[in-house]
Context: one part of a larger RNA
Molecule: small-subunit ribosomal RNA, central domain
Organism: Bullacta caurina
RNA sequence: CUGGGCGUAAAGGGUGUGUAGGUGGAUAAAGAAGUUAGAUAUGAAAUUUAUAGGCUUAACCUGUAAAAGUUAUCUAAAACCAUUUAUCUAGAGUUUAGAAGGGGAAAAUGGAAUUCUUGGUGUAGGGGUGGAAUCUGUAAAUAUCAAGAGGAACACCGAUGGCGAAGGCAAUUUUCUGGUCUAUAACUGACACUGAGGCACGAAAGCUAGGGGAGCAAACGGGAUUAGAUACCCCGGUAGUCCUAGCCGUAAACGUUGUAUACUCGAUGUCCGACCAAUGGUUGGGUGUCUAAGCUAACGUAUUAAGUAUACCGCCUGGGGAGUAUGCUCGCAAGAGUGAAACUC
Numbered sequence: 001c002u003g004g005g006c007g008u009a010a011a012g013g014g015u016g017u018g019u020a021g022g023u024g025g026a027u028a029a030a031g032a033a034g035u036u037a038g039a040u041a042u043g044a045a046a047u048u049u050a051u052a053g054g055c056u057u058a059a060c061c062u063g064u065a066a067a068a069g070u071u072a073u074c075u076a077a078a079a080c081c082a083u084u085u086a087u088c089u090a091g092a093g094u095u096u097a098g099a100a101g102g103g104g105a106a107a108a109u110g111g112a113a114u115u116c117u118u119g120g121u122g123u124a125g126g127g128g129u130g131g132a133a134u135c136u137g138u139a140a141a142u143a144u145c146a147a148g149a150g151g152a153a154c155a156c157c158g159a160u161g162g163c164g165a166a167g168g169c170a171a172u173u174u175u176c177u178g179g180u181c182u183a184u185a186a187c188u189g190a191c192a193c194u195g196a197g198g199c200a201c202g203a204a205a206g207c208u209a210g211g212g213g214a215g216c217a218a219a220c221g222g223g224a225u226u227a228g229a230u231a232c233c234c235c236g237g238u239a240g241u242c243c244u245a246g247c248c249g250u251a252a253a254c255g256u257u258g259u260a261u262a263c264u265c266g267a268u269g270u271c272c273g274a275c276c277a278a279u280g281g282u283u284g285g286g287u288g289u290c291u292a293a294g295c296u297a298a299c300g301u302a303u304u305a306a307g308u309a310u311a312c313c314g315c316c317u318g319g320g321g322a323g324u325a326u327g328c329u330c331g332c333a334a335g336a337g338u339g340a341a342a343c344u345c
Stems, first nucleotide, its partner, number of pairs: 004316003007299002012313001014201004021194003025088006034080001035077007042069001048066007091191001092188004096183004103177007110154001115149007125136002162169002206247006215241002220236004258312006266290011294301002318345003327338004
C1' cells in the first nucleotide's frame, strides 16, 4: 500500500484563469514500449521454510529439497494501456437568427427627504425619555410658506424574482463592453476534464496622497440610570462613511456542501426561450418547495444529491499550548501567508 474521511463531529482552498503534471470519445490498421505466457541463464554460502539424520532431548550441527527478483536474454500473443498512421461526430468549439437580465466601466440628468442659509407669517415654548436632565428658544426658536446651497442614498415597482466565477450588483438615459440561454442548419474534428506553482479579481474595516463632507457615527465630552456604569437610554461630536489614484488580501468570503461528466421514482410553484391541436401541453436552460428508492450516527439529503460511479485538485488525524514561537516571503503600517515544539489533560 491493500483498506479511512471532509453539510452539522477535525477537515472544501474566498473565487476564477491557466503552466507543469494526472486523466481522457468512436472506428480501422501497424509495429510491440508497458502487459501476459513459455524457454534459457543467473539470484554465493549462511539465514528462512519443509523433510531426513547426529549430539540422551532441546537449543545447536549436518544432508536434501523448496522459497526468495518490478533480474537479463530469446520466442510467442495482441484484448487492454501507450505510440504512429488514416478516418468519424455523440464531447468541445465556431458561424447564423433570436431572447432576457440591478453583469461591468464612463458620462449626463431627475424627484422625494434630511441639514444649513435668506426672507415672510406667527408666539412661547421646542426637543427628548420609562420618567427626566444635559440641549435649544424673546438676539424670535419649534410650526408653516417661498427661494437658494450642498452632500449622500435612490421610496413605490420588489418577488420565494433577475444577473455575475466569487466578492457583489437596484432612480433614469446615452456610449463602450463581458458572459449566458434557445432554434436551425453549416463548419472544425477530441481541439477535452482537472489543475501543484504562477497570474488576476476579491465585502467591510484599515493605510498613503489629494478632494469632499448633508445625514449617520467608532473615539471623545456632557446628561441620566446604577452600589458602581469606562455600557444599554438621551444631547452633542471627530476620524470614517463619499470621490480620484495607490496599498491591504482578510470575513460565519456559508449552501459551513471543490470542479467536471454520466446515470437514477414522482408532485407542485416560478423566471427566460422554442414548438403545438393553446385557460393548456411538449421540450431546453435556470431558480424554489415537498417527496420515493438509496444514503446518513442522527438531523436530514434526495435529478440544483449528502444516491450510484469516474477523473483531478485542496484539506483532516484527540483537547489545550496555538494559528502562538521561530525562520522565510509580502506589506508604509496594521498585519497577512507559511507554521512547530516543550509541557499538560